The RNA shown here (c-di-GMP-I-GGC riboswitch aptamer) has 74 nucleotides and comes from a Candidatus Melainabacteria bacterium. It matches the Rfam family "c-di-GMP-I-GGC riboswitch aptamer". Gene Ontology term of the family: cyclic-di-GMP binding. Model confidence (mean pLDDT): 86 of 100. It was read from a public genome assembly, where an Rfam model found it.

RNA sequence: GACGACAAAGGCAAACCACAAGAAAUUGUGGGACGCAAAACUACAGGCCCAAGUGGGUGGCUGAGUUACCGAAU
Numbered sequence: 001g002a003c004g005a006c007a008a009a010g011g012c013a014a015a016c017c018a019c020a021a022g023a024a025a026u027u028g029u030g031g032g033a034c035g036c037a038a039a040a041c042u043a044c045a046g047g048c049c050c051a052a053g054u055g056g057g058u059g060g061c062u063g064a065g066u067u068a069c070c071g072a073a074u
Base pairs, nucleotide, nucleotide: 002074003071004070011036012035016031017030018029019028020027021026034060040066041065042064044063045062046061047058048057049056050055
């Protein structure tokens, strides 16, 4: 470095509900846990979604890039 254990410590938080922003997709905060070893970050490529648009959204759809906790076996 790869890798990811019926390991330990800690972390994130789907659906749903409330409030707020937005035309919408969706997002933020709080509650809540389906799951997650990058479910941390970036819309670069593909996909998907949105008054159809030279725009927007999604990183918890995939690839790629950047950074990171822990340490059994190999």